Predicted 3D model of a 396-nucleotide RNA (Bacterial RNase P class A) from a Terriglobales bacterium. Taxonomically the source falls in Terriglobales (Bacteria, Pseudomonadati, Acidobacteriota, Terriglobia). Rfam family: Bacterial RNase P class A. Rfam links the family to the GO terms ribonuclease P activity, dimeric ribonuclease P complex and tRNA processing. The gene name in the source record is rnpB. RNAcentral holds the sequence, with entries from ENA.

[in-house]
RNA sequence: CAGCCGGACCGGACGGUCGCUCGUCGCAAGGCGGGAGGAAAGUCCGAACUCCGCAGAGCAGUGUGCCGGAUAACGUCCGGGAAGCCGGGUUCAAGCCCGGUUGACGGAAAGUGCCACAGAAAAUAUACCGCCGCGGUGGCAACAUCGAGGUAAGGGUGAAAAGGUGCGGUAAGAGCGCACCGCUGUCGCAGUAAUGCGAUGGGCAGGGCAAACCCCACACGGAGCAAGACCAAAUAGGGAGGGAGUCUCGGGUUCGCCCGGGGCGCGUGCCGGCUCGGCGCGCCGCAACCUCCGGGUAGGUCGCUUGAGCCGCGCAGUAAUGCGCGGCCCAGAGGAAUGACCGUCCUGCCGGAGCAAUCCGGCGGACAGAAUUCGGCUUACAGGUCCGGCUGCCAC
Numbered sequence: 001c002a003g004c005c006g007g008a009c010c011g012g013a014c015g016g017u018c019g020c021u022c023g024u025c026g027c028a029a030g031g032c033g034g035g036a037g038g039a040a041a042g043u044c045c046g047a048a049c050u051c052c053g054c055a056g057a058g059c060a061g062u063g064u065g066c067c068g069g070a071u072a073a074c075g076u077c078c079g080g081g082a083a084g085c086c087g088g089g090u091u092c093a094a095g096c097c098c099g100g101u102u103g104a105c106g107g108a109a110a111g112u113g114c115c116a117c118a119g120a121a122a123a124u125a126u127a128c129c130g131c132c133g134c135g136g137u138g139g140c141a142a143c144a145u146c147g148a149g150g151u152a153a154g155g156g157u158g159a160a161a162a163g164g165u166g167c168g169g170u171a172a173g174a175g176c177g178c179a180c181c182g183c184u185g186u187c188g189c190a191g192u193a194a195u196g197c198g199a200u201g202g203g204c205a206g207g208g209c210a211a212a213c214c215c216c217a218c219a220c221g222g223a224g225c226a227a228g229a230c231c232a233a234a235u236a237g238g239g240a241g242g243g244a245g246u247c248u249c250g251g252g253u254u255c256g257c258c259c260g261g262g263g264c265g266c267g268u269g270c271c272g273g274c275u276c277g278g279c280g281c282g283c284c285g286c287a288a289c290c291u292c293c294g295g296g297u298a299g300g301u302c303g304c305u306u307g308a309g310c311c312g313c314g315c316a317g318u319a320a321u322g323c324g325c326g327g328c329c330c331a332g333a334g335g336a337a338u339g340a341c342c343g344u345c346c347u348g349c350c351g352g353a354g355c356a357a358u359c360c361g362g363c364g365g366a367c368a369g370a371a372u373u374c375g376g377c378u379u380a381c382a383g384g385u386c387c388g389g390c391u392g393c394c395a396c
């Protein structure tokens, strides 16, 4: 210097014209001020807030799961431990040390179940090949073959094969013995703890899977701003109160009365109010009509954005984070605004001109987009900046 990987941050700038939305001022015209994101996304966790439910206990169900801390809370974050993987160093090797990185990291010695293919065997080792001595047969012998055995050292299979490496030992082998490492019991020390270190005993005993059922411990009521609260039409229901009839004609009759016409009277609505008058409706019916009450709908208002807020500095802490001081107000719609065009600049690619610096022309600049509000996680993202690691090349 280039490429790749990981992390953090930015994610076009300025100006003009015309619009949109919210607030505010104004009689109005209009003026002034605010106006998307790091993810506003997925709606996966955790909360605030609101309403409903709730004696207590248990079962079922769901979730979480090393230790300590942070936080309003969390399955998030920080620090630590142990384990896996990668790189380097060391060792005959196993292992150990250093650096980086990964994550649902309680229990496989309660029980049940599963472990494809391959392989003799996948867990009570029924020994496939091989190795070994013994016996029989053949052979002078080497050896061949048969039989009953011993062998988990070697080969082969597999993701995984019954502690590993080395030396001894043995017929061959084997923790059979020993050294180192691993494992495990006990004790001591260090640490808040997870755990680590040391000493000592034991040849070693149970392969893996719990993101299979399960066991253990702990936690958990439900719905969500279309939550919910307030004001409140028209029309149609609900409740309470007021509410006068009678004569006659025709028809019917179950002889109670019913239907229709007319007269008188009464009630009531309209004709702005009152009286008269006119017109309509009704007159024993849950009548018409009137008055009052109550619930819901349309519509409107609130919830609604000052908040676990943002910025800067200081202090405490390894850190997550907390505390103190100062400054700031930064979208609040309800079919739902946040846009379009132009100019200058920035930047990437292509073409041309030029020795070069540079200039000219064309094309491009992501993912996406608020809807009650926060804290996280996950996913998407053109291009750029910074930091770290690895690889390659060049120079010294």
Stems, first nucleotide, its partner, number of pairs: 001392010012345007020035006037367001041378002044376005049224004061220005066080005081105001083102008106215002111213002113209003128155002130151003134147005163181006182204001183202008228302004238293005245264008265283007309328008346365008